The part of an RNA shown here (small-subunit ribosomal RNA, 3' major domain) has 470 nucleotides and comes from an uncultured bacterium. The coordinates come from a structure-prediction model, not an experiment, and the mean pLDDT is 84. The full RNA is in RNAcentral, with records from Greengenes.
Context: one part of a larger RNA
RNA sequence: UGACGGGGACCCGCACAAGCGGUGGAGCAUGUGGUUUAAUUCGAAGCAACGCGAAGAACCUUACCUGGCCUUGACAUCCUCCCGGAUGCAGGGUAAUGCCUGCAGCCCUUCGGGGCGGGAGAGACAGGUGGUGCAUGGUUGUCGUCAGCUCGUGUCGUGAGAUGUUGGGUUAAGUCCCGCAACGAGCGCAACCCCUGCCGUCAGUAGCCAGCAGGUAAAGCUGGGCACUCUGAUGGGACAGCCUGGGAUAACCAGGAGGAAGGCGGGGAUGACGUCAAAUCAUCAUGCCCCUUAUGCCCAGGGCUACACACGUGCUACAAUGGCGCAAACAGAGGGAAGCGACGCAGCGACGCCAAGCAAAGCCCAAAAACAGCGCUUCAGUUCGGAUCGCAGCGUGCAACUCGGGGACACGAAGCUGGAAUAGAUAGUAAUCGCGAAUCAGAAUGUGGCGGUGAAUAAGUUCCCGGGUC
Numbered sequence: 001u002g003a004c005g006g007g008g009a010c011c012c013g014c015a016c017a018a019g020c021g022g023u024g025g026a027g028c029a030u031g032u033g034g035u036u037u038a039a040u041u042c043g044a045a046g047c048a049a050c051g052c053g054a055a056g057a058a059c060c061u062u063a064c065c066u067g068g069c070c071u072u073g074a075c076a077u078c079c080u081c082c083c084g085g086a087u088g089c090a091g092g093g094u095a096a097u098g099c100c101u102g103c104a105g106c107c108c109u110u111c112g113g114g115g116c117g118g119g120a121g122a123g124a125c126a127g128g129u130g131g132u133g134c135a136u137g138g139u140u141g142u143c144g145u146c147a148g149c150u151c152g153u154g155u156c157g158u159g160a161g162a163u164g165u166u167g168g169g170u171u172a173a174g175u176c177c178c179g180c181a182a183c184g185a186g187c188g189c190a191a192c193c194c195c196u197g198c199c200g201u202c203a204g205u206a207g208c209c210a211g212c213a214g215g216u217a218a219a220g221c222u223g224g225g226c227a228c229u230c231u232g233a234u235g236g237g238a239c240a241g242c243c244u245g246g247g248a249u250a251a252c253c254a255g256g257a258g259g260a261a262g263g264c265g266g267g268g269a270u271g272a273c274g275u276c277a278a279a280u281c282a283u284c285a286u287g288c289c290c291c292u293u294a295u296g297c298c299c300a301g302g303g304c305u306a307c308a309c310a311c312g313u314g315c316u317a318c319a320a321u322g323g324c325g326c327a328a329a330c331a332g333a334g335g336g337a338a339g340c341g342a343c344g345c346a347g348c349g350a351c352g353c354c355a356a357g358c359a360a361a362g363c364c365c366a367a368a369a370a371c372a373g374c375g376c377u378u379c380a381g382u383u384c385g386g387a388u389c390g391c392a393g394c395g396u397g398c399a400a401c402u403c404g405g406g407g408a409c410a411c412g413a414a415g416c417u418g419g420a421a422u423a424g425a426u427a428g429u430a431a432u433c434g435c436g437a438a439u440c441a442g443a444a445u446g447u448g449g450c451g452g453u454g455a456a457u458a459a460g461u462u463c464c465c466g467g468g469u470c
Stems, first nucleotide, its partner, number of pairs: 008470006015461002020424001022422002026316008034307002042053002064302005070296001073125001077124002079121006087104006106115003127291002130289003136285002138280003141276001143274001148187006154163003167178003193268004198236007207226002212223003239262001242256005318418001322377005334365003339358002344353002384415001390409001394405001431453005437447001
């Protein structure tokens, strides 16, 4: 000077308290440990690993295992020789491959050759998801969006250092005010950026009968018009600006008015100096070490999907504020050409056939669901719950046995609210309801978005946890 203390003072945070719905019990999904295995590829490990890398393992992916091939190699540059085509087609063989056979089969040219490609050969080399994240770059997590971390000059101290940055107030904030041997400055805070909430201006192939005309069973359907809604460009608007009180006359705080919005309006992006030899050599790059007829390359099949168990994260439930049936409303944000696919027809259905429109404010995905209405159910392992299993069928794909998804019928398990313990969230939030997207041939209960319905409680700081200052 720091760090630490079951030392003190002050102050914050869903930290506790208050209230709400969960996890921990069940079934299943998914990740991990363990075990098993020829292999179950590798990494991640308290918070900050465990629906994490993986935004998608049937083959491929794929790095693993078994078996079978190749050895200048799947890929780059260079040398020598041969060929002329590259390449395509056909046949044979193989699990697979110019492995074998046949046929067709270039451009430029100064005719020397060059380009391009194939074959053979020799090596220089290629190649390595082999090791080291404790050799590294880059990137990332975390404390923490916490309010801190420093510097120049001056001053003090023998010096390490201190001062400034402490103190009195105040703030979300080292935010600001006052004071002060300090005076200034930098990185952070805030603001500048984006979305959202109100209004104006400009613009009108989505919206409106608002006003006019036509038209219908109905309909912006048509003429016509940009008023409104909306879209998207550009401005305004909020600043403690006004009033009252408090405060030191300051910073600021409490209340009020006006206002769409009030004291940072709400949300996002934004992460200081540093900490953890934190994570990543398997994104990539890279030093050193190691392999070089193999630790490289290709192919087939298998594995990553195993299963006595244990844990994490989720989904579905245990029901009547429910379940089922009938009929019938109201979104937002997205995606679409090897795509989205209407209408119609057939099928109980998954889906099929036909096929209009749309590179999309135009057409399609598209049905929003919960809700509200009517009816059945009457507390039961049930008309709850849907695991598991049987059968005939659907689409994707070369191929669904290992090992995918969805539909119909049948089968109907555990489960009657979950011990100790424990995570979330303070408002359009929790809870609940559906919708679309990326990845993607197919394959979400995951992820990241979107809107619908829409609470309770706290305004306190004694205690637990983390953090800041003295």